[in-house]
Molecule: RNase P RNA; transfer RNA
Organism: Alphaproteobacteria bacterium
């Protein structure tokens, strides 16, 4: 210098003018305005403060609120799934183990159980699950020497994603764990590790194909809903209840049915009471909080000390414009170096600066994002 | 803000334990007719919304995005 890996920070700066939300102080309005009430506030001005790393998706976990619930166990349903740790908790994070990829830094893995059971494995192929024998190889047989028949075999060929260990030597009619060596696998023992697991030794001729992001089995976890949760204040209209007055049948309905008798209800006016709706207020900003120092830990994280208070809207504020600077880039010009391919500096001018935007609050994950900067590391080339 | 559902041919929809995607209408071409419609025959048309994963194999199973649609506050 080129190519690349990992981690982190930042997400334009300054000033002028105009404007907005919230909090707070002052002046004016004031015997104030809106509204039935609850409750809310106009104007001028000073000061303070005012989006994010994802505020997003709503995919997990909690706080908080209401509903349900005597305890324990179980069933159903849903989720998680190597080991150890961190955490309020988690499907998150950290450190390991095993497997896979990369020359490497490093990256990826829903990674329990397929010897509990059920199911599936299309097409092709002889055979797809108690294995099987198409071509081939080998032996036998013949009255038909053939595209025959009988038997052996699983080395080779062919099919397939997958064909019941692999390589080599021996062995054999041909072959085959049939025998042996090494590798793999299973079981047992020993050693190391908290553990996942790793290392070593012995025995066994090899059994038990794959799929559980198919049903399932095992272990562990989970009550439901969500701030439009919920609490309080509370009209008009309609409907409910009470009291009083008036009316009161010849009608209707109910008391299982029919007849008779009996009882009750059905009307209206006034006053009062209570629930809900519209509307209003709270919930709503001190929190698993931020920053710094230090200690423990490989780390995630935890402890101690100091310091700070940091948006709270509800048609929803956090903005607009101008100037200068800054970053990237197109064009033109001046100029330096040059291996003539390029490359650096300066000036002028034009364009661009992302993704996005709180709405009860936190911890994660995922997704979107123009660029800029920092640190550690790997491979290659060149020079010393 | 919160909670659900859907996406397959131009349109409306099927698609069962995962195995080369179908139907109706619309369209092309031909026949029939003097001609058109209807009818009959024929043909074409799909990256199954997008991207990763599991699997030998994914429209189907799992995860992440995108687009569209619906519900709630609310009742005595």
């Nucleotide at each position: 210098c080129c190519a690349g890996g990992c981690g982190g920070u930042u997400g334009g700066a300054u000033g002028g003018c105009c404007g907005c939300g919230c909090g707070u102080g002052g002046g004016c309005a004031a015997u104030g305005g809106g509204g039935a009430a609850a409750c809310c506030c106009g104007u001028c001005u000073g000061c303070g403060u005012g989006a994010g790393g994802a505020a997003a998706g709503u995919c997990c976990g909690g706080g908080c609120u209401c509903c349900a619930c005597g305890g324990a166990a179980g069933u159903a349903c849903g989720g998680u799934g190597c080991c150890g740790g961190u955490u309020a908790a988690c499907g998150a994070c950290c450190g390991g183990c095993g497997g896979g990829g990369g020359c490497g830094a490093c990256c990826c893995c829903a990674g329990g159980g397929a010897a509990a059971g059920u199911g599936c494995c299309a097409c092709a192929g002889a055979a797809a699950g108690c294995a099987a024998a198409c071509c081939g190889c080998c032996g036998g047989u013949c009255u038909u020497u053939g595209u025959g028949c009988c038997g052996g075999u699983a080395a080779g060929g062919g099919u397939g994603a997958a064909a019941g260990g692999g390589u080599g030597c021996g062995g054999u009619a041909a072959g085959a764990g049939c025998g042996c060596a090494c590798c793999g696998c299973a079981c047992c023992c020993c050693c190391g590790g908290c553990g996942a697991c790793g290392g070593g030794g012995g025995u066994g001729g090899c059994a038990g194909g794959g799929c559980a992001a198919a049903c399932c089995c095992c272990a562990c976890c989970g009550g439901g809903a969500g701030c439009a949760a919920g609490a309080c204040c509370g009209a008009a209209u309609a409907g409910g209840g009470g009291c009083u007055g008036c009316a009161u049948a010849u009608g209707g309905c109910g008391c299982a049915c029919u007849u008779c008798c009996g009882c009750g209800c059905c009307g209206u006016a006034g006053c009062c009471c209570g629930g809900g709706u519209a509307g209003g207020u709270c919930g709503c900003g001190u929190g698993a909080g931020g920053c710094g120092u230090u200690c423990g830990g490989c780390a995630a994280c935890g402890g101690a000390c100091g310091u700070c208070c940091c948006a709270g809207a509800u048609g929803a504020a956090u903005g607009g414009u101008c100037a200068u600077c800054u970053c990237c880039u197109g064009c033109g010009g001046u100029u330096g170096c040059u291996u003539c391919g390029g490359u650096g500096a300066c000036c002028g001018u034009g364009g661009g600066g992302a993704c996005a935007g709180a709405a009860c609050c936190c911890g994660g994950c995922u997704u979107a994002c123009a660029g800029a900067c920092c640190g550690c590391c790997u491979g290659g080339c060149g020079c010393u | 803000g919160c909670c659900g559902g859907c996406u397959u041919a131009g349109c409306u929809c099927a698609g069962u334990u995962g195995g080369u995607a179908g139907a109706g209408c619309a369209g092309u071409u031909g026949a029939u007719u003097u001609g058109u419609a209807a009818u009959c025959a024929u043909c074409a048309g799909g990256u199954c919304g997008g991207g990763a994963g599991u699997u030998c194999g994914a429209g189907u199973c799992c995860c992440c995005c995108a687009g569209c649609c619906g519900g709630c506050a609310c009742c005595a």